The RNA shown here (Bacterial small signal recognition particle RNA) has 100 nucleotides and comes from a Pseudomonadota bacterium. The coordinates come from a structure-prediction model, not an experiment, and the mean pLDDT is 80.
RNA sequence: GGGUGGGACCGGCGCGGCAGAAUCCGCCGAACCCUGUCAGGUCCGAGAGGAAGCAGCAGUAAGGUGGUCACUCUGGGCGCCGCCGGCAAACCUGCCCGGC
Numbered sequence: 001g002g003g004u005g006g007g008a009c010c011g012g013c014g015c016g017g018c019a020g021a022a023u024c025c026g027c028c029g030a031a032c033c034c035u036g037u038c039a040g041g042u043c044c045g046a047g048a049g050g051a052a053g054c055a056g057c058a059g060u061a062a063g064g065u066g067g068u069c070a071c072u073c074u075g076g077g078c079g080c081c082g083c084c085g086g087c088a089a090a091c092c093u094g095c096c097c098g099g100c
Base pairs, nucleotide, nucleotide: 001097002096003095004094005093006092007091009086010085011084012083013082014081015079016078018075019074020073021072024067025066026065027064028063034059035058036057037056042051043050044049
């Protein structure tokens, strides 16, 4: 110097892990425009009764908060992981051949 492999590098896929979101569970959560029960009071009725219904109480919605991470989704210069393709321009390295 030439040839040929491998590494590194680039891209894709897979696997694992990390973080987040969602789901699920608990709790909180509506003066009225949610539900139920509706004291008081109101209305209808001659009466018996009935009607609507505020507060309160109970349950919840939107939402918030804590937990869980089995499943799902999202993310990425996470990986002394795998596979495929690329790269021969440059870097590292093995082997073979030739020259000095």

RNAcentral holds the sequence, with entries from ENA and Rfam. NCBI's taxonomy places the organism under Bacteria, Pseudomonadati, Pseudomonadota. A source record names the gene ffs. The same sequence occurs in records of 6 taxa. Its Rfam family is "Bacterial small signal recognition particle RNA". About the family: The signal recognition particle (SRP) is a universally conserved ribonucleoprotein involved in the co-translational targeting of proteins to membranes. By type it is a non-coding RNA gene.